About this RNA: The prediction has a mean pLDDT of 84. Small-subunit ribosomal RNA from uncultured Muribaculum sp., 1515 nucleotides, folded computationally. The sequence is in RNAcentral, with records from SILVA.
RNA sequence: AGAGUUUGAUCCUGGCUCAGGAUGAACGCUAGCGACAGGCUUAACACAUGCAAGUCGAGGGGCAGCGGUGGUGAAGGCUUGCCUUUACCAGCCGGCGACCGGCGCACGGGUGAGUAACACGUAUGCAACCUGCCUGCCACAGCCGGAUAAUCGGGAGAAAUCCCGUCUAAUACGGCAUAAUGCAUCGACGGGACAUCCUGUUGGUGCCAAAGGUUAAUUCCGGUGGCGGAUGGGCAUGCGUCGCAUUAGUUAGUUGGCGGUGUAACGGACCACCAAGACGACGAUGCGUAGGGGUUCUGAGAGGAAGGUCCCCCACACUGGUACUGAGACACGGACCAGACUCCUACGGGAGGCAGCAGUGAGGAAUAUUGGUCAAUGGGCGGGAGCCUGAACCAGCCAAGUCGCGUGAGGGAUGACGGCCCUAUGGGUUGUAAACCUCUUUUGCCGGGGAGCAAAGUGCCGCACGUGUGCGGUUUGGAGAGUACCCGGAGAAAAAGCAUCGGCUAACUCCGUGCCAGCAGCCGCGGUAAUACGGAGGAUGCGAGCGUUAUCCGGAUUUAUUGGGUUUAAAGGGUGCGUAGGCGGACGGUUAAGUCAGCGGUAAAAUUGCGGGGCUCAACCCCGUCGAGCCGUUGAAACUGGGUGCCUUGAGUGGGCGAGAAGUACGCGGAAUGCGUGGUGUAGCGGUGAAAUGCAUAGAUAUCACGCAGAACUCCGAUUGCGAAGGCAGCGUACCGGCGCCCAACUGACGCUGAAGCACGAAGGCGUGGGUAUCGAACAGGAUUAGAUACCCUGGUAGUCCACGCAGUAAACGAUGAAUACUAGGUACAGGGGCACAAAAGUGCUUCUGUGCCGCAGCUAACGCAUUAAGCACUCCGCCUGGGGAGUACGACCGCAAGGUUGAAACUCAAAGGAAUUGACGGGGGCCCGCACAAGCGGAGGAACAUGUGGUUUAAUUCGAUGAUACGCGAGGAACCUUACCCGGGCUCAAACGGGAGAUGACGCGGGCAGAGACGCCCGUUUCUUAGGACAUCUUCCGAGGUGCUGCAUGGUUGUCGUCAGCUCGUGCCGUGAGGUGUCGGCUUAAGUGCCAUAACGAGCGCAACCCCUACCUACAGUUGCCAUCGCGUGAUGGCGGGCACUCUGUGGGGACUGCCGGCGCAAGCUGUGAGGAAGGCGGGGAUGACGUCAAAUCAGCACGGCCCUUACGUCCGGGGCGACACACGUGUUACAAUGGCAGGUACAGCGGGAAGCCACCUGGCGACAGGGAGCGGAACCCGAAAGCCUGUCUCAGUUCGGAUUGGAGUCUGCAACCCGACUCCAUGAAGCUGGAUUCGCUAGUAAUCGCGCAUCAGCCAUGGCGCGGUGAAUACGUUCCCGGGCCUUGUACACACCGCCCGUCAAGCCAUGGAAGCCGGGGGUGCCUGAAGUGCGUGACCGCAAGGAGCGCCCUAGGGUAAAACCGGUGACUGGGGCUAAGUCGUAACAAGGUAGCCGUACCGGAAGGUGCGGCUG
Repeated sequence: AGAGUUUGAUCCUGGCUCAGGAUGAACGCUAGCGACAGGCUUAACACAUGCAAGUCGAGGGGCAGCGGUGGUGAAGGCUUGCCUUUACCAGCCGGCGACCGGCGCACGGGUGAGUAACACGUAUGCAACCUGCCUGCCACAGCCGGAUAAUCGGGAGAAAUCCCGUCUAAUACGGCAUAAUGCAUCGACGGGACAUCCUGUUGGUGCCAAAGGUUAAUUCCGGUGGCGGAUGGGCAUGCGUCGCAUUAGUUAGUUGGCGGUGUAACGGACCACCAAGACGACGAUGCGUAGGGGUUCUGAGAGGAAGGUCCCCCACACUGGUACUGAGACACGGACCAGACUCCUACGGGAGGCAGCAGUGAGGAAUAUUGGUCAAUGGGCGGGAGCCUGAACCAGCCAAGUCGCGUGAGGGAUGACGGCCCUAUGGGUUGUAAACCUCUUUUGCCGGGGAGCAAAGUGCCGCACGUGUGCGGUUUGGAGAGUACCCGGAGAAAAAGCAUCGGCUAACUCCGUGCCAGCAGCCGCGGUAAUACGGAGGAUGCGAGCGUUAUCCGGAUUUAUUGGGUUUAAAGGGUGCGUAGGCGGACGGUUAAGUCAGCGGUAAAAUUGCGGGGCUCAACCCCGUCGAGCCGUUGAAACUGGGUGCCUUGAGUGGGCGAGAAGUACGCGGAAUGCGUGGUGUAGCGGUGAAAUGCAUAGAUAUCACGCAGAACUCCGAUUGCGAAGGCAGCGUACCGGCGCCCAACUGACGCUGAAGCACGAAGGCGUGGGUAUCGAACAGGAUUAGAUACCCUGGUAGUCCACGCAGUAAACGAUGAAUACUAGGUACAGGGGCACAAAAGUGCUUCUGUGCCGCAGCUAACGCAUUAAGCACUCCGCCUGGGGAGUACGACCGCAAGGUUGAAACUCAAAGGAAUUGACGGGGGCCCGCACAAGCGGAGGAACAUGUGGUUUAAUUCGAUGAUACGCGAGGAACCUUACCCGGGCUCAAACGGGAGAUGACGCGGGCAGAGACGCCCGUUUCUUAGGACAUCUUCCGAGGUGCUGCAUGGUUGUCGUCAGCUCGUGCCGUGAGGUGUCGGCUUAAGUGCCAUAACGAGCGCAACCCCUACCUACAGUUGCCAUCGCGUGAUGGCGGGCACUCUGUGGGGACUGCCGGCGCAAGCUGUGAGGAAGGCGGGGAUGACGUCAAAUCAGCACGGCCCUUACGUCCGGGGCGACACACGUGUUACAAUGGCAGGUACAGCGGGAAGCCACCUGGCGACAGGGAGCGGAACCCGAAAGCCUGUCUCAGUUCGGAUUGGAGUCUGCAACCCGACUCCAUGAAGCUGGAUUCGCUAGUAAUCGCGCAUCAGCCAUGGCGCGGUGAAUACGUUCCCGGGCCUUGUACACACCGCCCGUCAAGCCAUGGAAGCCGGGGGUGCCUGAAGUGCGUGACCGCAAGGAGCGCCCUAGGGUAAAACCGGUGACUGGGGCUAAGUCGUAACAAGGUAGCCGUACCGGAAGGUGCGGCUG
């Protein structure tokens, strides 16, 4: 110090989340020791038991108990006068229960319920006060008196307790005396200054005291009055001290006065009377919450959060009230009363208060021992010894925190064993880790020694003097604890876990699981190869702990004072006027509130920081030191403020000009529209994409004339003007507001902003009354449509208009608050002024104001803004703080209503959003291309058949391919085989192959039996050798085998976009960045082909070219090819000699490049019936397929990871199936005929193939073919071309078309043609007469048509596929439209990319919430009734001699009862909307021109999104 998360990517805004620290914690797993601190956060819930406040005999009377002494009696012992024991007596002594009395019990200890308050903190004041014990000083203590408790006696009661009688003491109580410097009161004289009085001196009058005890001692301790001190308290005041304004008004002792009461004291604290005040937006009152501070945690700080332990203060003591005593209490371990609860009881009555220490129950996630000691520190009492002290000091329990220590150290490799992983004879890792060797001994264990804390003081003795002090000696004194610590001993011995390992975030592999189980702080993992689940190995982090949960701060500049924003992300109020408030021009002089400085006081200690010291270190403890703030005082005077004087530049006034749709009222005008009347006129008009509804022969529309009505003002008109905004437009008049310019006469800061408040405020809407021409929500009808509550059409009511009143909202927008100052320019327009020129119109320069555009600096996330700022500053106001829920609910205010203003929460999500980028897409635009359309030719779709597919069927109909890009596809040959499928029969080292070991001599051949065969059984025959073995079979072991799964784990290969012209890179430049530029633009091309231009310059993969075939020429080569010339020969033929000219074959070259000419063009290039040429602008065809897309296809061609099967999912065999058949589709063949069929005759190819072959020729057969048989492994032999042409016939018909189907007879291949072959012959002769919607191919040697060959192959279901040649067209105006594609641009809410995204109702489940008849509860207030204890007052016939008291009454009050209302909460049949939820229903509203542009306000309507009207906005 940051990081993750919105996107395909980017920048920004913005929320969520994480890493850190902390805790009185809790939970899970684990656990060796010590030191120091800590330990009911919940029920201020209830408490058994013990202890927590007593002490003084030196105040007193006494003597129950104890001890002593004395006496008496008894018993025992003996030493016979003593000892022991025991009973009784004696307060005589030590002492002492209970009692009287004194002091203490108001401290210490606990808790945080209440309290928002002078409670606390801080600083002051008391001239308005008190203070026991302590302390300094002054003075005093004389004389008397009467009671009473205990005790004793008696009584009541279960008890608690109480009553009666008698006696008695005091430092208890009372009286008298004395007394002032006291108190009260009346004077006199000074002083003070907060002038209600205080203080000093002095005079008069009145009033008030006392206690004794003790000692050897006039030794000590006490007593009374007064004045001081100290300490502790009381009261008052300034400032500070939580949330809600959806709490805005509160208040009757209330505010003040006068006089009293009361108090220690002031005071409405209380009372009587009088006045009507007091508090509040600087937040009263109410409600909620809460003890406050020192401090603690966090943070760089400012802040934020907290207030446990320790210290200070407050409050409380079962709940509420009350007083008494006292120096002090309205009293935790006192009293009285009331209430609730618990306990005892003899039922009549009583007792109690752990929020003291332990402890118990309960509550809870959760918090300890019914311990020891007064040794120390401190407290109470006492003269003291001492006693008491759950304060305190110690110990115990708890990892609950912080700090420290340990669990060993060194060496040790064949890197052992084991585990885990892998590419697995091996390697890696665990890992120097272990074993093993050497060493050490902290802590623990055992044995021994053994503290400090202890000082003072006390007691005793002695000495000194100043008689209560000092010194010396001695004695006593430890709970903790035989602890800390020290020494010795044995011995590596007794001591490691927890969490994590996808990113953030350090750490990776295997197995299991298979959107299951589960994980998760956020993003997110898991659907068969999971580093994310579970386990294992390994690793990382921390370590006696580690994780999780909860909470706080931080990160979060995410409430922003430090330190944020507001055009578009959330956010400028619709606009103005203006109150309070905030802020405020120039120059003097003054003041000193703010400000600054010095000094002083305070700021408790502890804590924090710094320095130092002590525990072995540290934590911890100790010492020293620093301090914000507040108060006072002295000073300074720049700035702000106050007072004052003066000024004119801000502001205003005045004078002179000026522009304008500013406003209000009244009047006037023409055009248009509709209507009315009349005329002309006739069949339609109107309306739409097309129609219809509607109007019209009762005369419409059209047209002419006249009239009426209401509303709006064409042109001018604009980028204009005016207004605060909304808004304002014919012309004229009146009234009235604002603005600009010029002059510089007047005022002299009069200003700016503006919470509340007031006013204005489009459209729509509401009320009342008018008006109503047009338009027109609703509504009606007609269309459209699947529907059409819409868009379109015809009508049409409110409304639109006026007056008066309400309403108060808009995309009320520049989405930009107002004011002032400053900061380059250019240009245009509007309104003024000045100067120059000019006769004028005007032109130029300049200045002020306003309205626009462009643009620099600067700013901005970017877009953009830019003197009219979104720049740079300052002042004031409004507003924002993730999205949804929601501008909703509740409450309040306003409104006639509609509704408006103010304005949440629960719950839910991890985003929502802004700008820009690249794509993709658009029923956006521009340009261009393609058999894409068009123009043509021929087909498909109808029929039959062939073939493939779907479906169905089946034991099986094996599998794959499925829009284009599957469907005569894998398959270029399914009768068996193939074959993967089904049925049945066999085998299990296996059908085949490799290796190891062992056995045997076989294997094989021939024959036979059974069987469907595989296979089984039987007979015969049978090895080689260099003796090692070879070969074969069998047995066994290791490898096998699988067309089983996953093409979504893969390689390879392939289809498609597409032979489309694109796809990228380096460097540079631009941009914060994604990215752009280059690759855009103009021209051109088949082409990102080229040229020009150019912040780009180059390059790569593609294009083109290089390759092959073909068209022309040429060189070489001539056999099996050819035959021109010469010759021979035949019925005929290059048949032969010969030749290589020609054709042809083969090889190698040439040729074509817009090269030449004309035109156009800058060029590239285009163009021409151009020339030349076989060929002309790519000559034709092929091969060649960029980056990539479709998780496209293929695990069944092959290969391969993983998974699965192993007497089977392997393998062999026989048979069947892949050929099924109601049907549907694709691809084909043959046809429907005369451009034809049939018959006869006749002509011309090329590519290729051939030995288990092609087969001439001959013979037989109608024929398929058969039997003979020559040639040829091929330029030599063989493999019959057909359409065509000629002739004849058929004559429009289901035919002499068509040939399916079926019957019969055959041929051939093959082990075998039943399922299931082809071919031949005879016979049979189906559908079909040119094919609906729709759809396919083709632009030239193409389509169409004709045949031929080949692969596979025994044969063939081939009409398929791949090739070959023969004959050989038509058409293209053109690019509007359909489809596909390319480039540029635009919009986007899409990015899985339009097969996208997405809205609302309805239905289902879950969740929280509003309303609601009511029901239940809570706190508080008010009225009335009642009213304990108690203070006060009154009375007091009873008691008392009296003083006085009991009693009674009154006031007040806790509590109780009752009544009406307000507030808050819970619950509630039913009901409202909201949120969430893989695959529900209806539609399609929005995003593209989203298919009717969208949105805002308002009104109406509609299942729903929504539609329509009116006005507004451009987002």